A computed fold for a 118-nucleotide RNA, annotated as THF (Tetrahydrofolate) riboswitch aptamer. It was read from a public genome assembly, where an Rfam model found it. It matches the Rfam family "THF (Tetrahydrofolate) riboswitch aptamer". From the family's description: Tetrahydrofolate (THF) riboswitch was first reported for Ames et al. as an RNA motif in 5' untranslated (5'-UTR)regions of folate transport and biosynthesis genes in Firmicutes genomes. A reference for the family is Ames et al. (2010), "A eubacterial riboswitch class that senses the coenzyme tetrahydrofolate", Chem Biol. The family has 101 seed sequences and 747 matches in Rfam 15.1.
């Protein structure tokens, strides 16, 4: 000197452990401002304090609770039956939900450095 490859930041699979479902977050737009291969610089990529617009899928058991009828001659107790409500578990879904994890999959523009080859 050449020629090849490996790594960032995130991203998807997949597990686990959560929130939310009384709408919180996720997705859009504008954004201060930030991190981004080892090392410099950068980005049409990522994060994003904040502002705006938009916006939804619940259902089931089971306790308890509150009503109403009922059993007793009757009141409270109790025991039956139905109803009612976001009280409370618990469980099946929903959410383009958050976190953590991985012998897995995808993954830096330019210069320099690694690593192999000549």
């Nucleotide at each position: 000197g050449u020629c090849a490859g490996a790594g960032u930041a995130a991203g998807g699979a997949c597990a686990g452990c959560g929130c939310g479902u009384c709408a919180a977050g996720u997705g859009c737009c504008a954004a201060a401002g930030g991190a981004u291969g080892g090392g410099a610089u950068g980005u049409u990529g990522c994060c994003g304090a904040u502002g705006g617009a938009c916006g939804a899928a619940g259902g089931a058991a089971c306790u308890g609770c509150u009503g109403a009828c009922u059993g007793u001659a009757a009141c409270c107790c109790c025991g039956g039956u139905c109803a009612g409500a976001a009280a409370g578990u618990u469980u099946c879904g929903c959410g383009u939900u958050g976190c953590u994890g991985u012998a897995c999959c995808u993954g830096c523009g330019u210069c320099c450095g690694c690593u192999g080859c000549u």

The coordinates come from a structure-prediction model, not an experiment, and the mean pLDDT is 79.